[in-house]
Context: one part of a larger RNA
RNA sequence: GGCGUAUGGGGGAUGCCUAGGCUCUCAGAGGCGACGAAGGACGUGAUAAGCUGCGAAAAGUCGUGGGGAGUGGCACAUACACAUUGAUCCGCGAAUAUCCGAAUGGGGCAACCCAGCAUGUUGAAGACAUGUUACCAUGCUUGCAUGGGGCGAACCCGGGGAACUGAAACAUCUAAGUACCCGGAGGAAGAGAAAACAAUAGUGAUUGCGCUAGUAGCGGCGAGCGAACGCGCAAGAGCCCAAACCAAUAAGUUUACGGAUUUAUUGGGGUUGUAGGACUGCAAUAUUGUUUGUACCAUGAAUUAGAAUCAUCUGGAAAGAUGAGCCAUAGACGGUGACAGCCCGGUAUAAGUAAUUGUGUAUAAAGCAUAGCAGGAUCCUGAGUAGUGCGGGGCACGUGAAACCCUGUAUGAAUCUGGCGGGACCAUCCGCCAAGGCUAAAUACUCCUGAGAGACCGAUAGUGAACCAGUACCGUGAGGGAAAGGUGAAAAGAACCCUGAACAAGGGAGUGAAAUAGAACCUGAAACCAUACGCUUACAAGCGGUCGGAGUCAGCCUAUGGCUGAUGACGGCGUGCCUUUUGCAUAAUGAGCCUACGAGUUACCGUUUCCAGCAAGGUUAAGUGAUUAAGUCAUGGAGCCGUAGCGAAAGCGAGUCUGAAUAGGGCGCUUUAGUUGGUAGUGGUAGACGCGAAACCGUGUGAUCUAUCCUUGGGCAGGUUGAAGCUGUGGUAACACAUAGUGGAGGACCGAACCCGUUGACGUUGAAAAGUCUUGGGAUGACCUGAGGAUAGGGGUGAAAGGCCAAUCAAACUCGGAAAUAGCUCGUACUCCCCGAAAUGCAUUUAGGUGCAGCGAUAUAGUUAGUUUUAUAGAGGUAGAGCUACUGAUUGGAUGCGGGGGCUUCACCGCCUACCAAUUCCUGACAAACUCCGAAUGCUAUAAAAUGAUGCAUAUCAGUGAGGGCAUGGGUGCUAAGGUCCAUGUCCGAGAGGGAAAGAACCCAGACCAUCAGCUAAGGUCCCCAAAUGUAUGUUAAGUUGAAUAAACGCGGUUGGACUGCCCAGACAGCUAGGAUGUUGGCUUGGAAGCAGCCAUUCAUUUAAAGAGUGCGUAACAGCUCACUAGUCGAGCGGUCCGGCAUGGAUAAUAAUCGGGCAUAAACAUACUACCGAAGCUAUGGACUAUAGUUUACUAUAGUGGUAGGGGAGCAUUGUAACAGAGACGAAGGUGUACUGCGAGGUAUGCUGGAUUGGUUACAAAAGAAAAUGUAGGCAUAAGUAACGAUAAUGCAGGCGAGAAACCUGCACACCGAAAGACCAAGGUUUCCCCAGCUAUGCUAAUCAGCUGGGGGUUAGUCGGGACCUAAGGCGAACCCGAAGGGGGUAGUCGAUGGACAAGCAGUUAAUAUUCUGCUACUUGCCCCAUGUUAAAGCGGACGGAGGCGUAAAGUUGGUGCGUACUGACGGAAUAGUACGUUGAAGGGAUUGGUAACAACCCGAUAGUACACAAAAGCUACGGCCGGCGUGAUAAUCCAGCGGAGCGACUUCCAAGAAAAGCGAGUGGUGGCAACCCGUACCGUAAACCGACACAGGUAGUUGGGAUGAGAAUUCUAAGGUGCUC
Repeated sequence: GGCGUAUGGGGGAUGCCUAGGCUCUCAGAGGCGACGAAGGACGUGAUAAGCUGCGAAAAGUCGUGGGGAGUGGCACAUACACAUUGAUCCGCGAAUAUCCGAAUGGGGCAACCCAGCAUGUUGAAGACAUGUUACCAUGCUUGCAUGGGGCGAACCCGGGGAACUGAAACAUCUAAGUACCCGGAGGAAGAGAAAACAAUAGUGAUUGCGCUAGUAGCGGCGAGCGAACGCGCAAGAGCCCAAACCAAUAAGUUUACGGAUUUAUUGGGGUUGUAGGACUGCAAUAUUGUUUGUACCAUGAAUUAGAAUCAUCUGGAAAGAUGAGCCAUAGACGGUGACAGCCCGGUAUAAGUAAUUGUGUAUAAAGCAUAGCAGGAUCCUGAGUAGUGCGGGGCACGUGAAACCCUGUAUGAAUCUGGCGGGACCAUCCGCCAAGGCUAAAUACUCCUGAGAGACCGAUAGUGAACCAGUACCGUGAGGGAAAGGUGAAAAGAACCCUGAACAAGGGAGUGAAAUAGAACCUGAAACCAUACGCUUACAAGCGGUCGGAGUCAGCCUAUGGCUGAUGACGGCGUGCCUUUUGCAUAAUGAGCCUACGAGUUACCGUUUCCAGCAAGGUUAAGUGAUUAAGUCAUGGAGCCGUAGCGAAAGCGAGUCUGAAUAGGGCGCUUUAGUUGGUAGUGGUAGACGCGAAACCGUGUGAUCUAUCCUUGGGCAGGUUGAAGCUGUGGUAACACAUAGUGGAGGACCGAACCCGUUGACGUUGAAAAGUCUUGGGAUGACCUGAGGAUAGGGGUGAAAGGCCAAUCAAACUCGGAAAUAGCUCGUACUCCCCGAAAUGCAUUUAGGUGCAGCGAUAUAGUUAGUUUUAUAGAGGUAGAGCUACUGAUUGGAUGCGGGGGCUUCACCGCCUACCAAUUCCUGACAAACUCCGAAUGCUAUAAAAUGAUGCAUAUCAGUGAGGGCAUGGGUGCUAAGGUCCAUGUCCGAGAGGGAAAGAACCCAGACCAUCAGCUAAGGUCCCCAAAUGUAUGUUAAGUUGAAUAAACGCGGUUGGACUGCCCAGACAGCUAGGAUGUUGGCUUGGAAGCAGCCAUUCAUUUAAAGAGUGCGUAACAGCUCACUAGUCGAGCGGUCCGGCAUGGAUAAUAAUCGGGCAUAAACAUACUACCGAAGCUAUGGACUAUAGUUUACUAUAGUGGUAGGGGAGCAUUGUAACAGAGACGAAGGUGUACUGCGAGGUAUGCUGGAUUGGUUACAAAAGAAAAUGUAGGCAUAAGUAACGAUAAUGCAGGCGAGAAACCUGCACACCGAAAGACCAAGGUUUCCCCAGCUAUGCUAAUCAGCUGGGGGUUAGUCGGGACCUAAGGCGAACCCGAAGGGGGUAGUCGAUGGACAAGCAGUUAAUAUUCUGCUACUUGCCCCAUGUUAAAGCGGACGGAGGCGUAAAGUUGGUGCGUACUGACGGAAUAGUACGUUGAAGGGAUUGGUAACAACCCGAUAGUACACAAAAGCUACGGCCGGCGUGAUAAUCCAGCGGAGCGACUUCCAAGAAAAGCGAGUGGUGGCAACCCGUACCGUAAACCGACACAGGUAGUUGGGAUGAGAAUUCUAAGGUGCUC
C1' cells in the first nucleotide's frame, strides 16, 4: 500500500412533517382619487436596530355594541403601569392624519427651497400661526358653481400595427389584424328594434351556446384560410327625435297700421311600409306600466347556547390494548406528551341586534309614459346624402363574372306615380323604408373578500419568494435577481467543578424517555478523511475481474474431522463504459467522484386492433329538471353515421352512365353490419421527446466611457531664432535697393509640466480585463483640460480606422413576439420471452433529407402456391472457339492489277526495276460494341418424388435507403491500391466459441442453462501448451525451414528420372612419351613463319598419332601447350533434356526475433496409425417457445445468437377506491446478515430510528439514469505546490500583554521633497475622536486598525450656495404642426462653469472653527431726529491673441546692530566663534508722488501676545509634557540684493473677440432694533473617490523653501511626511 471488519469525522441525501404554494368551485365585490388616491419619505415605544401598527392627538384618541379576566404587537428581559368603577380584545361609527406623490401658489436634483393675499401674535423691519392662491372644460348671474386630471390584474371598444415562422428556397399568401404602442369606457363593454333574411313556404331586434361543417367557397387553386341559410337551446323589451301643422317670444322687412312675412329660439303635435303622419270630420278622459315614501317581512357585524367515559395494563406521557358504558339533527375538522364521537376548540341545530340591502306583500299621494274611427284634395317623411368614376380597405371571398358595407379624391339624384335589396346585369315577383338617436338580460374577465374542494407539490418540489424576497447582490439606466424550513411533550437551553490566557473549546456533574436530541441541535445515506484489528504485499509488470487454489486468522459443530466466514501465495483466461460508425482497447466523442433533479406528455380531430352496449339500426349535443351538489340520475332526436347506386348535372334507381341503340363497355346489385363509448397502437393540428443557435421584428433605456458640437472658465518651467513694420546712413529723378539698429512675427526651433504612445524587454492563472521600465513624438496651437449642456440605434458622431456610441459595434443594451426556426450535433432512465432487417431500385434545388417500391414484425381468413431433386420439352448467343463465314484489324511468303522511277528516236508500241502495292493463293494469328459455330450454369413449362407453411393476399406498425471484407465474372486504374463501379455467392454488419502468436469479415463452427462426462472439426501432438521426442521411405546442410513461396538471371551444390555416346578389343582422369613433313600454304605486310588480317577442294605426305593448327607467347621467329596417338592403370566414363530440395541475386532507420525457447529433425515430401482439440455432436439434469396428441398436466417432435425494429408477459415507485390488517411490547427510513425468484425483485431477522405504514383487487400517473462539454449542492485532485501586489531598509533598547519582526516610546539608519509636503473642488458618507475587544475582515501574526461593540463630535449677517443676475441648454401660457401618444415655440420661468456681494488677528477642543471666545472691523434693512429732491439712460457694468514696459504683495539670500543660549586639548582672556530670534492683520485716516496701478506716512498697538528664567502642583508612552500664582528681561519697525502673484496703461495682429442684474438720488447724526435656510466632521495623486480588492492604473484647481542651475530639468536637502502588512 491492498482487501475485510469495527468505530468515528465530514456532508446533508432519504424518511416523516408543514407554516407556503398551485389549480378550481360557490357566493360577494367589481373600483380608489382634489373631502388629496395608489405608492412612498420621515417620524412614533421607558429602553427600540428591523418588521407590524399608527401620525406631532403618532403600537394610539372618542362614542357605541359585544365580551368577562387578565393586559402593555412580532418579542421569551428588566423596570413601570392598566384592569370587575369591566381593561386587553372583537364589530360599527367618528376624530387626528407631518412631508412627497395627479400634486394643484411659484420653483425644484420627489419627500426640499422661496412667495403673494386676508386675519392674528405685538410693534416698524424681521420671524411665526391659520386660511387661501394651479390648469382645462362646461354653464350662466363674469366671478362664481360643477366636473376633469392620477392609480389599478384581466375582460371590452376604437386609432395605429410588425417580424421570426410556414410555404421544406421565395415575392402574392401565411404567421395576424397576433405581439406591441396609443386613446377611451364599464361592471361588464360592444351590438340592437330591418332600406334584414328567405324563396313561391315562411321568419321577425341584438347577444351567446350546440349543430349545419371542415360543407359551400376562397387560394402562386400551393401552403393554407373557411362561412351562411336553416335547425335545437339560453335570455327576452321595446322606444324617442327631425319634418309637415299650430302657437309664443325676440329681432328684421313691409304696411292701405288691421296685419302679412323672414330669421332665431321655445312650447304643442308627431314617429311609419298590409305605408304613416299633418290636415278635415267624428269619438273619448279609458287602459296599462313605472318612480318615490311609509309599514310589515326577509337579509345582515362582532356575539351566545350547544350532547355524551370511566377503570386496568404497557409507557416519560394514553388518545393504544383489554373490559364495561354513553351521545348523536353533532362519527366535518383541528388540537391535546402515541391513533380521542363522549378531554379542549368546534360541528349539527338553535338564538341574536345596528347600519345596510329589497327578491316580496300592503298602502297612499304625486310625477311620468301610453290609445281610437273615417276621408283622400294638399303638405311632410333625415342631401353634398344615395348612386357613379378612380384608389384602397372590410366582408370566409387574394379583382375575380364580384354583389354588399366603409371612404381618400372627383362628381352627383329622386321625393310615394318615390326609394333600397334579393351575389355581375335585365325583366317579373318578393322583402324592406337609408342618409337622427336610446335600450336591460342571456356573454367575457378576476387585482380583491368570505366559505370550501383536490387519485395537485411537499423544501433542488410547489410561486422568484414556506424563512423580514422582488430582499441581499449586479448594472449609469431600462432591467436582472438568489441562497436560506425542522432541539424537545415541555427550555426543563446545562447550576457547580476541572483543563485553558479566555466570554474559545473540551471533560465531569445535572435536566430529560432519549444529549451520538446541546442550540453548527429529528432521521443522518454517499463521495471524501481518519483510527484500531485480521489476512496480505519489497524478482514483480497492464481494464484489477473471473475460474482453480496452498497457507494464515475467526466462528460453529456430531471435534485426529467437518462446515461457514475473512484474506489470497501461486496458476489459467482476459485490451473499460457510452456514443458514432463499413469498422473503435483505440491515439475518435462524453464523463474528476458522490447525492438529488433531468427528456414521447396533454387537448382536440382521424384511423386500426381489442373490450362493452344496442343492432337495420346506433347515438345524443347545447340546454333543462331533480338531488346527498365539480358528482349522479332523468330529460333533450337538433344533428351525425349506417341502411343504394350511377351520372358533370337535370335525373333515374337494383340499376345507372355513355350512346341512335334493346348493342358493347364502365361503375354498381345479385354476396346486408353498423353504431356509440372505453382501451391500446399510430397519424394530423398545437412548442409536441429534451437541451442548443447565429439572426429578425416591436416598445423602451443609455453620450458619468467615447465621437463631434455649443456655453463658460483654466493651463503651457526655461532657453533659442529674429519676419513685417519703424528709425538712421548710403542710394534713386522719384521709387527700388543696400547697410546698421530697433522691433518681436511664427499651425518657428530645443526642452519640463501637460497630451500622445515610436522601439525593445517584462508581464500573459498579470500589480493591471491593455500596465511597468526603457526609448520616443507634440509641447502658442487644427493645442491640452474642468464644469454645464446637445445629437440615439438603420440612428447619431466620424481630419474616414467600419472607428466610436458605458470593458459590447458591418448595426448598442434591456424586456417582449418566444418554448422563433434548426432536413444539424448531443442525450433519452426497470426485467424476461418470441421473431428479426437494411445500407438496394426509381424520383427529388436531390445526394448525410424525403416519397413510393424492396427487405422485417404482428393480426386475419383463405387459397393453393413455394423450395429441392430427377426426367422431359423449350427460348437464348455468354465462356470457348473460329474467321477461305461477315465486319474490322493483321505476320511472313508467292503472284504482281495499278502506280512511282529509269531507259527508249517526237509520239505510239515497248523494255527494265533489290521501289510502293490491289486481288488471289500458302502460312501464322486478333476483337466488349465480329460470328459459319457454340457449351456449362441460369431461366420457362410439364410430370413424379421429397419437404411441410416456408409462398401469395389484406390490414396495422416499423426500421433501412453512409455499408464493408473475401472468392469468382467483368468495367475503370498501371490486369496499382486496405482504390473505385457493377454482377453472383458468402461472412462481418447484427455472431459469441476453436484455429491462424496477436487480427470485424481467412479456416472450422452458429452460444437456452448447468456438469471436474464422452466423441470429433479446422488445426495440432519436444518445452512454454492439451496430445507421438509415432511408424515407414526419401529429401535438405542452407538454421533453408522459420518475415515475402521475393523475381529476372546465374550455379561442375546435391538428388531422382528419361534419352544418348564411349568402354576389359581397356573407356574417363592422372602419369610417361610423341605431337612430324611439303611449309615461313597463298595473299597482304616493314614483318605475318599454325596463332594481326584476307583466301580456300583446310591440300598432301610420313605415321600408333599429329589441325596449313585450341590457347599462352615473340618485332617476327623461337619457346610452352592443346587437339590427336602409344604406354601405364583397371571399370566404368561422358553429353543433352526434365524434375525435387538447396544456393547467389537479398539494401532502412530502438538490440531483434520462426509467437519464443530452440530443433539436423522438433525441417521438407509421401503413406499410415494413435491421440489432443470448440459454446459443434452425444450423455445426464433443468428452463422456456411453437405445433400435435391425449387430456388439464403430461408426452412427443421441432426449436430458443442477435443491432435497427415489431410483438408478448411482468417487476418496482407515487397516489386513489374497496376489503381485511400492522404499529411506542417500536412504523417509515438507514445499516448488516440469511433465505428465495430465470430476472426486474421479494421475505425474514439483528442494530439504529422514534411515528407512521404495508397486503389483495381495480384505477390513475410529474412512474425507473451512468453518460446530454447536462443543472444544483457537497467532496477530492493538482498540493501543503504557485503566490503573499513595486528591491525606499531596517536595527537595537524599553513598555503593555497569555503571546511581539510588524502595536507604543526612544535612539540610530534609510526614502520622498514641483512630493510620497500643504490647501481645496468633485465623489465618498461617519471612514473623524475616545473607551472596550480580536470570531470574521487585514493576502502572515497582532496586544494594532479605515475591523467589531458602545459613547461623543460638524456652531457663520461677512466662507460656499439660496432669499440677486443672466449663457449654452431645458421647460413652456399664447400660437403653429401632427392617426393618437406627441413635436416645435412667444411672453415668461429655470439653469454656473461667468457677473454682483460685507472680517481680521490671537486664543481655545480628544474631535470644530474667517463659524466658539477675546479684541478690533465692515454690510444690509427698519425705527427716531435733521436736511434735500421728484429727474433719467448711460462712451458704465463689458470682456480676443501675442508682446514688451511700469508698479508691486508674498517669499528669499546676504550684511550690520541687538537679545538669549552655548563653546576651547594645559592655563588664561575676550573687541572671538556657533545656533536661534529680531514679528505684528483686517480696517480707518489725511497729506505727498505717479497718466494709472501703487508707494511712502499716522492710527490700529499698553497685543503683557510670542519668548526667556526659575519653580510649586499635576500628568507621563519615563524620553518628556504642561506649567497657575510669581520673577526677570526684551531686541531693527535697519540696510542691500534677488524675486515678480496681482494690478496699470501701452504696442501690435487678424480669425475682430457673452448676456443680464447689481450700480446709477439721497445725505448727515450720540444712536437703537433686526439679520433667515442649507453646507461645515474626515479622506481627497488616495487603503476612505473611479477601477469586483487595503489594486504599481486614472482623478480639475491653488501653493510649492534652500544648494547647483537658464529652469517647476537634474542631484542633494529643509519644513513636513514615510520605511510601501509577511
A computed fold for a 1622-nucleotide part of an RNA from Gramella sp. KN1008, annotated as large-subunit ribosomal RNA, half A. Taxonomically the source falls in Christiangramia (Bacteria, Bacteroidota, Flavobacteriales, Flavobacteriaceae). It was read from a public genome assembly. It matches the Rfam family "Bacterial large subunit ribosomal RNA". Gene Ontology terms of the family: structural constituent of ribosome and ribosome.